Context: one part of a larger RNA
């Protein structure tokens, strides 16, 4: 100088910020991810037509169906590692939704939930018979294409492009609307994988390894690879520290420092990891999946005792633990997401507030004037000094408050006009009646730490090696500027000290 601090002792307002560093210890309650009826059948209500069978519109809602749920948030356990940073490699590769381009969207079937009936069960729930739809499923067809083998040529960095033949597989979905949907190829954006370097402490850790190194066949994967496996050969690493331990999420950044280093990674960002503790697949373009699933395991709950439910390291918020670290608040206006032709609806992402001097900035606690130097403290050589223009008083301005008015963030999407370029009307504020503006308006609440030297500040009583102080030197045993107290100085000041840390 500095800190995500903590105590003390004081506290007036305000902008901005930051706030469980400890138990990745438990967790009651609400909310944190849904949406589309312009995919489909049906079920409820209403409204209207009605030959009473129905048929039409609106409005719901639970199912099937498509998207999302791998984003968004949190946490730093775990990990010394290709985790991370940084350069390259992928002729070994994946990319829904976008966007360009090119060609395509024929024919035909089966089923199941919703829905009815019925069983079982204390409940979670489960079973069985009946019916029905689809962009839900399955079969054929075509095949610009695209994929695999074969053969020829060309280019070339290894499975790379590219031109020609030949066999073989391989699509699709429709919606009363400008929304889709299938092939390929190209892009944008996102990842997987592989590599050179760098990346803490211990040699009181020297030797470490049996899928271990390597090779061939094989699987497996979007894809190189012992990732896997079957066989063969014996090899790989190691004092340029291998194995083993202890420590720990990396980085952009911040502290500090002239610099060179040193120290940390809280907020933010970007990357890894992980969602009670360990394993595993499953859907899917993506996951080995925090508010999905399964099996152990530990806990904690419900029970009819047969069986069941759960996982705040998501926002608040309880409790535990600690020196210590907030509201169970408002709101989708705005800015992103998801889904949707839109309307919209959902969003504890996010915009706001609340509560903490926890930090950094700024403002207030007045300002000119006033001496016979007052009253009263303290010292006093009793003369007087000194608090001290300080006060009273005198003018003056008006933090608060109090009326009145009152933003900025919100103009686009979506309507109307036009082929389009443009142009047009007219709505939407959580914060907030807040900042702010005008007008009125009161002189109105400073404290803390030191004062021997280092170090800025001195005297007086008290106490008498006691009480006590103390960063270090070191005061105290009767004249104590060092202990308590009072005057008085002297620093900073809404803060002022202490303590812990790092330079």
């Nucleotide at each position: 100088g500095g800190u995500g601090a903590a105590c003390g002792c004081u506290g007036g307002c305000g902008g901005c910020g930051u706030g469980c560093u400890u138990a990745a210890g438990a967790c009651a309650u609400g909310c944190a991810a849904g949406u589309c009826g312009a995919a489909c059948g049906g079920c409820c209500a209403g409204g209207u037509c009605u030959u009473c069978g129905g048929g039409u519109c609106u409005g719901g809602c639970a199912g099937u169906g498509g998207c999302g749920c791998a984003c968004g948030g949190g946490u730093g356990a775990g990990u010394a590692a290709c985790g991370c940073g940084u350069a390259a490699c992928u002729g070994a590769c994946c990319u829904a939704c976008c966007c360009c381009a090119a060609a395509g969207u024929c024919c035909c079937c089966g089923a199941u939930a919703a829905c009815c009936c019925c069983u079982c069960g204390a409940a979670a729930g489960a079973g069985g018979g009946g019916c029905u739809a689809a962009c839900a499923g399955g079969g054929g067809a075509u095949g610009u294409g695209c994929a695999g083998c074969c053969c020829u040529c060309c280019c070339u960095g290894u499975g790379g492009g590219g031109a020609g033949g030949g066999c073989u597989g391989u699509a699709a979905a429709g919606g009363u609307g400008a929304c889709g949907c299938u092939u390929u190829g190209g892009g944008a954006u996102g990842g997987g994988g592989u590599u050179g370097c760098g990346u803490u402490c211990c040699a009181u850790c020297a030797g470490c390894u049996a899928g271990a190194c390597g090779g061939u066949g094989g699987g497996g994967u979007a894809a190189a690879g012992g990732c896997c496996u079957a066989c063969c050969g014996u090899g790989g690493c190691g004092a340029c520290g291998a194995c083993g331990g202890a420590u720990c999420g990396c980085c952009g950044g911040c502290c500090u420092g002239a610099g060179a280093g040193g120290g940390u990674g809280g907020c933010c960002g970007g990357c890894c990891a992980c969602a009670g503790g360990g394993g595993c697949a499953c859907u899917g373009a993506g996951a080995c999946a925090c508010g999905g699933g399964c099996c152990c395991c530990a806990c904690u709950c419900c029970u009819a005792c047969g069986g069941g439910a759960g996982g705040c390291a998501g926002c608040a918020g309880u409790u535990a633990g600690g020196a210590a670290u907030c509201u169970u608040c408002c709101c989708c206006a705005a800015u992103g997401g998801g889904c949707g032709c839109a309307a919209g609806c959902c969003u504890g992402a996010g915009g706001g507030a609340g509560c903490g001097a926890c930090g950094c900035c700024g403002c207030g606690u007045g300002a000119g004037g006033g001496a016979c130097g007052a009253a009263g403290g303290u010292c006093u050589u009793c003369g007087g000094a000194u608090c001290g223009u300080a006060a009273a008083c005198c003018u003056c301005u008006g933090a608060a408050c109090c009326c009145a008015c009152g933003a900025c963030g919100a103009a686009a999407g979506a309507c109307c006009c036009g082929u389009a370029a443009g142009g047009g009307a007219g709505a939407u504020g959580a914060c907030g009646g807040u900042a702010g503006u005008g007008g009125g308006g009161u002189a109105a609440g400073a404290g803390c730490a030191c004062c021997g030297g280092c170090u800025a500040a001195c005297u007086c009583c008290g106490u008498g090696c006691c009480a006590g102080c103390a960063g270090c030197c070191g005061c105290g045993g009767u004249a104590a500027u060092a202990c308590g107290g009072a005057g008085g100085g002297u620093g900073c000041a809404a803060g002022c000290g202490u303590u812990a840390c790092c330079c």
Model confidence (mean pLDDT): 87 of 100. This is a predicted structure of a 503-nucleotide part of an RNA (small-subunit ribosomal RNA, 5' domain) from an uncultured bacterium. The full RNA is in RNAcentral, with records from ENA, Greengenes and SILVA. Its Rfam family is "Bacterial small subunit ribosomal RNA". Its family is annotated with ribosome and structural constituent of ribosome in the Gene Ontology.